[in-house]
RNA sequence: GCAUCGUUGGUGCAGGGGUAGCAUAGUUGCCUUCCAAGCAACUGGGAGGGGUUCGAGUCCCCUACGAUGCA
Repeated sequence: GCAUCGUUGGUGCAGGGGUAGCAUAGUUGCCUUCCAAGCAACUGGGAGGGGUUCGAGUCCCCUACGAUGCA
């Protein structure tokens, strides 16, 4: 330099154009003599920009960062 893949809550991951889910974590409550465990509720997220579309995490382009391969 070229190609491919990836970027989603604090962390690890799903997601097929139609209100973004799961686990874990955090907070509160219940339970318990207390703690832990358990149960329930809540908090918290789309790398940046542009395009297509009635509607984009999803499709297209550019950029940034990372990984792999080739040179």
The RNA shown here (transfer RNA) has 71 nucleotides and comes from Morchella conica CCBAS932. Its Rfam family is "tRNA". Gene Ontology term of the family: triplet codon-amino acid adaptor activity. The coordinates come from a structure-prediction model, not an experiment, and the mean pLDDT is 84. Lineage of the source: Eukaryota > Ascomycota > Pezizales > Morchellaceae > Morchella conica. The RNAcentral record of the sequence draws on ENA and Rfam.